Description: A computed fold for a 327-nucleotide part of an RNA from Butyricicoccus intestinisimiae, annotated as large-subunit ribosomal RNA, domain IV. Its mean pLDDT, the model's own confidence on a scale to 100, is 87. Its Rfam family is "Bacterial large subunit ribosomal RNA". Lineage of the source: Bacteria > Bacillota > Clostridia > Butyricicoccaceae > Butyricicoccus. The RNAcentral record of the full RNA draws on ENA.
Context: one part of a larger RNA
RNA sequence: UGGUUGUUAAGGAACUCGGCAAAUUGGCCCCGUAACUUCGGAAUAAGGGGCGCCUCUGAGAAGAGGCCGCAGUGAAAAGGCCCAAGCGACUGUUUAGCAAAAACACAGCUCUCUGCUAAAUCGAAAGAUGACGUAUAGGGGGUGACGCCUGCCCGGUGCUGGAAGGUUACGAGGAGGGCUUAGGAGCAAUCCGAAGGUCUGAAUUUAAGCCCCAGUAAACGGCGGCCGUAACUAUAACGGUCCUAAGGUAGCGAAAUUCCUUGUCAGGUAAGUUCUGACCCGCACGAAUGGCGUAACGAUUUGGGCACUGUCUCAACAGCCAACCCG
Numbered sequence: 001u002g003g004u005u006g007u008u009a010a011g012g013a014a015c016u017c018g019g020c021a022a023a024u025u026g027g028c029c030c031c032g033u034a035a036c037u038u039c040g041g042a043a044u045a046a047g048g049g050g051c052g053c054c055u056c057u058g059a060g061a062a063g064a065g066g067c068c069g070c071a072g073u074g075a076a077a078a079g080g081c082c083c084a085a086g087c088g089a090c091u092g093u094u095u096a097g098c099a100a101a102a103a104c105a106c107a108g109c110u111c112u113c114u115g116c117u118a119a120a121u122c123g124a125a126a127g128a129u130g131a132c133g134u135a136u137a138g139g140g141g142g143u144g145a146c147g148c149c150u151g152c153c154c155g156g157u158g159c160u161g162g163a164a165g166g167u168u169a170c171g172a173g174g175a176g177g178g179c180u181u182a183g184g185a186g187c188a189a190u191c192c193g194a195a196g197g198u199c200u201g202a203a204u205u206u207a208a209g210c211c212c213c214a215g216u217a218a219a220c221g222g223c224g225g226c227c228g229u230a231a232c233u234a235u236a237a238c239g240g241u242c243c244u245a246a247g248g249u250a251g252c253g254a255a256a257u258u259c260c261u262u263g264u265c266a267g268g269u270a271a272g273u274u275c276u277g278a279c280c281c282g283c284a285c286g287a288a289u290g291g292c293g294u295a296a297c298g299a300u301u302u303g304g305g306c307a308c309u310g311u312c313u314c315a316a317c318a319g320c321c322a323a324c325c326c327g
Base pairs, nucleotide, nucleotide: 001322002321003320004319005318006317007316008315010313011312014311019308027051028050029049030048031047036041038145052067053066054065055064056063057062068072080306081305082304083303084302085301086300087298088297092104093103108143109142110141111140112139113138114137120129121128122127146293147292148291149290151223152222153221156220157219158216159215160214161213162212165211166210167209171205172204176200177199178198179197180196183192184191185190224242225241226240227239228238251285252282263279264278265277266276267275
């Protein structure tokens, strides 16, 4: 000097991003225990008291009397607690090696496909899984206990259904045309040209799809602007107008979302960019990419408090182990 362990006057979070770390609490028995609540919980809530030894009584639990110490769960081992808010219901799962969470999962809810040689999946196939199951089953998507609920829009995209019309492939069809020539015409060049062969080939016919017509949002998604108006002012229940498929309902709201912003008011503090309760001017919440609540739960996040402490004011001392010195 470092590591580690322990103790500390007075104060007690003044430390710090933050009580990080440490300290406090701790066992058993008795008393006692709030809001809230899904009536199970919350709860060891919180907060108090007792605990040794001897004698007697007693089955014991325990009671009565006595005794000692600073100290009796005499050492060790053994929850700190409370209030409020966010998120996620919960127990679980996860980034083997910087993240354990509000992420994933979950029971529940919902949409959709599937009638069995099921759908779906693996596999050129055989075959297998699904399942030795059969719609109270199986696959896929979304949401995520529970409570109250889940508004409007089908114009676009998707999906489902429809089949009148338009478009449309192969195929069918074969009008017409080209080549070839036995023959005919011509002095010749050449022209015409049956049958057959060959190369083409119009009309017509022809499915799904697309166009089209409907349905469907717990499918992908979307859910306005301007102007005026009330007997102070302000504001606008009201009116006008433009656009749209329809113009955001309930609930919530400076929020894990609010830029301006440390919004404004109230609470808490001597003092509060955080926190809580309100307001609503929502830059840019909003209803299963769920909305709003919610008891219980959480090595979760945020704010406050009690207790407690070397975190600090401000450092000191001690044990052990090293470093270092001597041998």